[in-house]
This is a predicted structure of a 90-nucleotide RNA (c-di-GMP-I riboswitch aptamer) from Geobacter sp. It matches the Rfam family "c-di-GMP-I riboswitch aptamer". Rfam describes the family as follows. GEMM was predicted in a large-scale screen for bacterial structured RNA regulatory elements. The sequence is in RNAcentral, with records from Ribocentre.
RNA sequence: UUUCCGAAACGGUAAACUUGGAAGAAAUUCCAAGGGCACAAAGCUGACGGACCCGUUACCUAAAAAAUAACAGGUAGCCGAGCUACCGAA
Numbered sequence: 001u002u003u004c005c006g007a008a009a010c011g012g013u014a015a016a017c018u019u020g021g022a023a024g025a026a027a028u029u030c031c032a033a034g035g036g037c038a039c040a041a042a043g044c045u046g047a048c049g050g051a052c053c054c055g056u057u058a059c060c061u062a063a064a065a066a067a068u069a070a071c072a073g074g075u076a077g078c079c080g081a082g083c084u085a086c087c088g089a090a
Stems, first nucleotide, its partner, number of pairs: 005088002012039002017034007037077001043083003048080003051075003055071004
């Protein structure tokens, strides 16, 4: 110095919920304030692979629902993976 790893320290992020506002068909997302669940990557990637959620169409049905397929959207704090990164005990 690098990798693994995660004690300590400096810090960081900010769940649920509340108030006000905005976008969206919805899932959900964003801004401000409060809040403090939890996180060593809870930083980034949804065009890396899965999973889940929302919707439209098809299929099916008496009509629906469910399952399946296609398309479009969402979740990175669902999991894996990739990239980047503070500190440095054992």